Transfer RNA from a Candidatus Magasanikiibacteriota bacterium, 82 nucleotides, folded computationally. Its mean pLDDT, the model's own confidence on a scale to 100, is 81. The sequence was found in a public genome assembly. Rfam family: tRNA. The family's RNA type in Rfam is transfer RNA.

RNA sequence: GCCGAUGUGAUGAAAUUGGUAAACAUGCAUGACUCAAAAUCAUGUGCCUUCGGGUUUGUGGGUUCAAGUCCCACCAUCGGCA
Numbered sequence: 001g002c003c004g005a006u007g008u009g010a011u012g013a014a015a016u017u018g019g020u021a022a023a024c025a026u027g028c029a030u031g032a033c034u035c036a037a038a039a040u041c042a043u044g045u046g047c048c049u050u051c052g053g054g055u056u057u058g059u060g061g062g063u064u065c066a067a068g069u070c071c072c073a074c075c076a077u078c079g080g081c082a
Base pairs, nucleotide, nucleotide: 001081002080003079004078005077006076007075010026011025012024019065027045028044029043030042031041032040046055047054048053058074059073060072061071062070
């Protein structure tokens, strides 16, 4: 240099062939239980906010009424060829 695969919250990952993004599990925070912890249970947990809402799928564009999903370029990681 060429070809291919992958990229989604803090982590592992779902999203049924374009139709509510983040189910489920782990972690974390607070509370309950306990003398105290562990275990267990409950609630919460991307970001911003004037609390009404807005925004977020590696980055930037495009197609579409509608994009994590389709198209183009780029970036990162992994594999192959030279």